[in-house]
RNA sequence: UGUAAUAAGGCCAAACCUACUGUGAAGUAGGGACGGAAAGCCACGGGUCUCCUUGAGAGACAGCCGGGUUACCAUCA
Repeated sequence: UGUAAUAAGGCCAAACCUACUGUGAAGUAGGGACGGAAAGCCACGGGUCUCCUUGAGAGACAGCCGGGUUACCAUCA
């Protein structure tokens, strides 16, 4: 650097429910667990979605795909 399986210790948390925030997409907290090896982080490209003041407009999503960046255990080469 590339890369199977297994074990151990941990991590995140879909739908749904409750509270709060936001016009909204959604977010935060608690419960919950469908899943995840980057489901950590970054809206850079595509995509999806929201709003109205409709435009070179302002936003949401990293658990849609690509990209960038950092990274735990561990086998073999």